[in-house]
């Protein structure tokens, strides 16, 4: 003396759906009720296949996601954001 993947930590870009309606309040937020919607925080479930048992049929484990569901969140700006780019640290695959 190469410095991958991930990890962290800051910074950039980042979709989607009612600034729903009634109450209280000056208005917004919030609170309580109503119903409509999003999906890319989190979260749950699954397929091919592998595996193990079994004479087989099959059973059970294990299995991804941006798919599904919509618990949470979230429907004006704002904040958040999954993912991606950068820049910097620890490390140390690989040579």
């Nucleotide at each position: 003396a190469u410095g991958a993947g991930g990890a962290u930590a800051c910074g950039g870009g980042g979709a989607g759906a009612g600034a729903a309606c009634g109450c209280c309040u000056a208005a917004a937020g919030u609170g309580c009720g109503u119903c409509g919607c999003c999906g890319a925080a989190g979260g749950a479930g699954c397929a091919a296949g592998u595996a193990a048992a079994g004479a087989a049929a099959u059973u059970u484990a294990u299995g991804a996601a941006u798919c599904u569901c919509u618990c949470a969140g979230g429907c004006a700006a704002a904040a958040g954001a999954a993912c991606u780019c950068g820049u910097a640290u620890a490390g140390g695959a690989c040579g």